A computed fold for a 526-nucleotide part of an RNA from Neotamlana laminarinivorans, annotated as small-subunit ribosomal RNA, 5' domain. NCBI's taxonomy places the organism under Bacteria, Pseudomonadati, Flavobacteriia, Flavobacteriales, Neotamlana. Rfam family: Bacterial small subunit ribosomal RNA. Its family is annotated with ribosome and structural constituent of ribosome in the Gene Ontology. The coordinates come from a structure-prediction model, not an experiment, and the mean pLDDT is 83. It was read from a public genome assembly.

Context: one part of a larger RNA
RNA sequence: GGAUGAACGCUAGCGGCAGGCCUAACACAUGCAAGUCGAGGGGUAACAGGAAGAAGCUUGCUUUUUUGCUGACGACCGGCGCACGGGUGCGUAACGCGUAUGCAAUCUACCUUUUGCUGAGGGAUAGCCCAGAGAAAUUUGGAUUAACACCUCAUAGUAUCUUGUUUUUGCAUGAUUACAAGAUUAAAGGUUACGGCAAAAGAUGAGCAUGCGUCCUAUUAGCUAGAUGGUGUGGUAACGGCACACCAUGGCAACGAUAGGUAGGGGUCCUGAGAGGGAGAUCCCCCACACUGGUACUGAGACACGGACCAGACUCCUACGGGAGGCAGCAGUGAGGAAUAUUGGACAAUGGAGGCAACUCUGAUCCAGCCAUGCCGCGUGCAGGAAGACUGCCCUAUGGGUUGUAAACUGCUUUUAUACAGGAAGAAACCACUCUACGUGUAGAGUUCUGACGGUACUGUAAGAAUAAGGAUCGGCUAACUCCGUGCCAGCAGCCGCGGUAAUACGGAGGAUCCAAGCGUUAUCC
Numbered sequence: 001g002g003a004u005g006a007a008c009g010c011u012a013g014c015g016g017c018a019g020g021c022c023u024a025a026c027a028c029a030u031g032c033a034a035g036u037c038g039a040g041g042g043g044u045a046a047c048a049g050g051a052a053g054a055a056g057c058u059u060g061c062u063u064u065u066u067u068g069c070u071g072a073c074g075a076c077c078g079g080c081g082c083a084c085g086g087g088u089g090c091g092u093a094a095c096g097c098g099u100a101u102g103c104a105a106u107c108u109a110c111c112u113u114u115u116g117c118u119g120a121g122g123g124a125u126a127g128c129c130c131a132g133a134g135a136a137a138u139u140u141g142g143a144u145u146a147a148c149a150c151c152u153c154a155u156a157g158u159a160u161c162u163u164g165u166u167u168u169u170g171c172a173u174g175a176u177u178a179c180a181a182g183a184u185u186a187a188a189g190g191u192u193a194c195g196g197c198a199a200a201a202g203a204u205g206a207g208c209a210u211g212c213g214u215c216c217u218a219u220u221a222g223c224u225a226g227a228u229g230g231u232g233u234g235g236u237a238a239c240g241g242c243a244c245a246c247c248a249u250g251g252c253a254a255c256g257a258u259a260g261g262u263a264g265g266g267g268u269c270c271u272g273a274g275a276g277g278g279a280g281a282u283c284c285c286c287c288a289c290a291c292u293g294g295u296a297c298u299g300a301g302a303c304a305c306g307g308a309c310c311a312g313a314c315u316c317c318u319a320c321g322g323g324a325g326g327c328a329g330c331a332g333u334g335a336g337g338a339a340u341a342u343u344g345g346a347c348a349a350u351g352g353a354g355g356c357a358a359c360u361c362u363g364a365u366c367c368a369g370c371c372a373u374g375c376c377g378c379g380u381g382c383a384g385g386a387a388g389a390c391u392g393c394c395c396u397a398u399g400g401g402u403u404g405u406a407a408a409c410u411g412c413u414u415u416u417a418u419a420c421a422g423g424a425a426g427a428a429a430c431c432a433c434u435c436u437a438c439g440u441g442u443a444g445a446g447u448u449c450u451g452a453c454g455g456u457a458c459u460g461u462a463a464g465a466a467u468a469a470g471g472a473u474c475g476g477c478u479a480a481c482u483c484c485g486u487g488c489c490a491g492c493a494g495c496c497g498c499g500g501u502a503a504u505a506c507g508g509a510g511g512a513u514c515c516a517a518g519c520g521u522u523a524u525c526c
Base pairs, nucleotide, nucleotide: 001526002525003524004523006522007521008520009519010518013378014377015376016375017374018373019371020370021336026334027333028332030331031330032329035080036079037078040077041076043073044072047071048070049069050067051066052065053064054063055062056061057060087289088288089287096214097213098212099211100210101209102208103207106206107205111202112201113200114199115198116197117196118195119153120152121151122150129142130141131140132139133138159184160183161182162181163180164179165178168175169174189194215261216260217259222252223251224250227249228248229247230246231245232244233243234242264286265285266284267283268279269278270277271276291312292311293310294309295308314325315324316323317322342368344367345366346365350364351362352361353360354359381412382411383410384409392402393401394400418462419461420460421459422458426453432447433446434445435444436443437442438441470515471514472513473512474511475496476495477494481510482509483508484507485506491498492497
């Protein structure tokens, strides 16, 4: 000199953009953060309507009963989603990450393309109802019932397995094509078009393996028995000591094994001419974790933040028998700390889940609020004005100098702020209607509708200099000097060093200098 997720002191007008618990992965009150589908099903606990019946009289209205008939819909069965999105950096020195390859050793729901199929049956079970138990959480028994829930049979191919022949091919283990025979295994309907099943290919995502790179300590020198390899078996989507039985005795290491410490990694960021050095906030990619430890289930995918089970610590409810819970999601509270924000709005846009769609959900996201935390921009007036006023300070020859065009005063302007009026873009769609083309539900065109921000940005009008400047420094480094007070005292200080009676260094005043809505100090990095 540059920089920061900064803090502290003094001060503070506005706007735009960005950023905002670095510490206790400490403990958490409350609300919200993942649901959706009635076009799968039994249905009807609510709401609205319709139909039928009865009564009244206001003769077309009111009341009432029945009815899932319709719109819709609580709970239940079922499907998809809940493995994403969001948070944090505990652990990890590792194929964790980065980079480049390989899988002839693999899987992949939804999506796209293509080819086929969607047959016949069966038994249950929630819910509802009835009877209980319990303070509650919740739960037991009985009867009855449906499905795109579950099960059986049939059929099947480019599916899988076995055998034989055959084609092509690879660096190798091997892989691939075609044919023949045998065996095994599917499906779900519901109604105007959505599903379901099988196979192949694609895309996306994931898993595994390998080369190279990846902190400190040798005051850590030896480490290792599933350990290294082989055969076989089991297991996996898949190869593999991944696991197991047997056999062999191997494997790593001063080119640093093992052990200990520290730490998420990268893109990047800061500095530097570069080489380097330091760091890993915000944003993006990957990894890991979800009170602590362990485990599996379901599923295409989890060993699962707002799922399950067990154990532990902690908190809460209790009728004392027993139960409930997990903010490192968004806000918010306490504690810790030098220190870090609202218990806000909307799904209008983008994206996601479900759904034929309307639509519902979305603390993702978009916005708004707070904070000078940073960067950038703007303003606090402009011009004239010398009797160079008053005041203050300094000098003094009593003249003067400085503050100083500064003020007053005169004229003018009105950014921002204030008042009033108008007022966006972000929006195009989906849906609905009409038309056109193909041909039978797609595409295109047209019309209509849709804004949280927000009466915001922006524009116009009105009045008026009106509402708006501070901080540090002035001995040298280093831009900027005098007076008074003090007297090695009080104090200053980044270094050198000032202060003991003339202090440009302390405290105050006047003046000056540098920055400026900021200025300084501290901490940390180059």